Record summary: Transfer RNA from Bdellovibrio sp. ZAP7, 74 nucleotides, folded computationally. The source organism's lineage runs through Bacteria, Bdellovibrionota, Bdellovibrionia, Bdellovibrionales and Bdellovibrio. Its Rfam family is "tRNA".

RNA sequence: AGGCCUGUAGCUCAGUUGGUUAGAGCGCUGCCCUGAUAAGGCAGAGGUCGGCAGUUCGAGUCUGCCCAGGCCUA
Numbered sequence: 001a002g003g004c005c006u007g008u009a010g011c012u013c014a015g016u017u018g019g020u021u022a023g024a025g026c027g028c029u030g031c032c033c034u035g036a037u038a039a040g041g042c043a044g045a046g047g048u049c050g051g052c053a054g055u056u057c058g059a060g061u062c063u064g065c066c067c068a069g070g071c072c073u074a
């Protein structure tokens, strides 16, 4: 320098052929239960989907550029 892959909640990830509300597990907070803790049950908070543009009636999803990480080639 070129190519490919990945980027979604604090962490690990799902998200179908673009479609009507952005989710799961763990973690966190509150309540219940208990003599108390753990376990268990119930409820809740937490995201503008790496960034900026574009396409579209509509983008986490498609396109371009950039950023970060990984792999390969030189």
Base pairs, nucleotide, nucleotide: 001073002072003071004070005069006068007067010026011025012024013023019057028044029043030042031041032040050066051065052064053063054062